[in-house]
Predicted 3D model of a 268-nucleotide part of an RNA (large-subunit ribosomal RNA, domain VI) from a bovine gut metagenome.
Context: one part of a larger RNA
RNA sequence: CGCAGGACAUUUGACAAGAUCAUUCCUUAGUACGAGAGGACCGGGAAUGACUGACCUCUGGUAUUCCAGUUGUCUCUAAAGAGGCAGCGCUGGGUAGCUACGUCGGGAAAGGAUAAGCGCUGAAAGCAUCUAAGCGCCAAGCCCCCUUGAAGAUAAGAUGUCCCUGGAUCUUUGAUCCCUGAAGACCACUUGAAGACCACAAGUUUGAUAGGAUGCGCGUGUAAGGGCAGCAAUGCCUUCAGCUUAGCAUUACUAACCGGUCGUGAGG
Numbered sequence: 001c002g003c004a005g006g007a008c009a010u011u012u013g014a015c016a017a018g019a020u021c022a023u024u025c026c027u028u029a030g031u032a033c034g035a036g037a038g039g040a041c042c043g044g045g046a047a048u049g050a051c052u053g054a055c056c057u058c059u060g061g062u063a064u065u066c067c068a069g070u071u072g073u074c075u076c077u078a079a080a081g082a083g084g085c086a087g088c089g090c091u092g093g094g095u096a097g098c099u100a101c102g103u104c105g106g107g108a109a110a111g112g113a114u115a116a117g118c119g120c121u122g123a124a125a126g127c128a129u130c131u132a133a134g135c136g137c138c139a140a141g142c143c144c145c146c147u148u149g150a151a152g153a154u155a156a157g158a159u160g161u162c163c164c165u166g167g168a169u170c171u172u173u174g175a176u177c178c179c180u181g182a183a184g185a186c187c188a189c190u191u192g193a194a195g196a197c198c199a200c201a202a203g204u205u206u207g208a209u210a211g212g213a214u215g216c217g218c219g220u221g222u223a224a225g226g227g228c229a230g231c232a233a234u235g236c237c238u239u240c241a242g243c244u245u246a247g248c249a250u251u252a253c254u255a256a257c258c259g260g261u262c263g264u265g266a267g268g
Base pairs, nucleotide, nucleotide: 001152005163006162007161008160009159010158011157015149016148017147018146021049022048023047024046025045026044027043033038051106052105053104054103055102059100060099061098062097066093067092068091069090070089071086072085073084074083075082076081111143112142117137118136119135120134164267166178167177168176169175170174179265184262185261186260187259188204189203190202191201192200209255210254211253212251213250214249215248216247219243220242225238226237227236228235229234
């Protein structure tokens, strides 16, 4: 820009892409078959491998925004207590998130037309013949079925809902001016399990969108100060304390302010 008014939702599916896997065991049954050795079709059930999708409850990994221990040195303020630097100094743990080594799922079943092949009826050719007319069965293959995208599919589809019902003049199949500015969309701002940007999604005081605060949870593992015991290192009590990132909830305390732009007037 188009889809013959504008808008917001929900959709159909022409077409396209993906997927389509394999093995083992049990049972039927040591049955059919076979002298024996051996050993099934058909049917039923249970697992596994590789591949693949999603997710983080569990098991692990990571977690330089969390906690603790500790070495050297410097600083604050001498002690105590802290902080800086040394690969996050090193070490032991670890929330959210992201992940696999973890968890759950998938390739199921059915249908249609067929290939090779197997048939029925059946002439040409009084017989025979699956074929010439006609009618069946049959494959991991084909078309469907399953998943995803998809109306710029210009043959531009469908459904539901919402919005707009002024005036004047003139050179009148239109033009100009005044009034009007809807539904809705965008900008801006607070943000996100969304994201390179854009987009997408939530929200903007008629508000829980982010931060803060409060409570809880997770993690770490018993803070500082004080008291007691000990010559002291240190231990015990106060104290399962103190601290606690990304988690959950509550709460307008802070910031979403002030606002702006587009889109018209009933539709060849």